Transfer RNA from Thermomonas sp., 73 nucleotides, folded computationally. The coordinates come from a structure-prediction model, not an experiment, and the mean pLDDT is 82. RNAcentral holds the sequence, with entries from ENA. It matches the Rfam family "tRNA". Rfam classes the family as a transfer RNA.
RNA sequence: GUCCCUUUCGUCUAGAGGCCUAGGACAUUACCCUUUCAAGGUAACAACGCGGGUUCGAAUCCCGUAGGGGAUA
Repeated sequence: GUCCCUUUCGUCUAGAGGCCUAGGACAUUACCCUUUCAAGGUAACAACGCGGGUUCGAAUCCCGUAGGGGAUA
C1' cells in the first nucleotide's frame, strides 16, 4: 500500500429494516433484610465511534472517515 473483520450503558454482550423513546449479565448507587458484614431481595443509573446517503421508517443497508484486530507483500 491492498484486502477482510470489528466498534452498542463503567465492563461483557443481545439485536438480521417497523414488536427498540434499544434488552440481559456483572459492576455502581439507594432501600429492604441482618446486632453488623457478607449473601439474598427490590429499585435506580447508564450505550448504538463520527459525518453523509438510501428509505415512509436505519443500531440494522450503502459511502466516507476515525480507533482496534487480522491477511498479504
The source organism's lineage runs through Bacteria, Pseudomonadati, Lysobacterales, Lysobacteraceae and Thermomonas.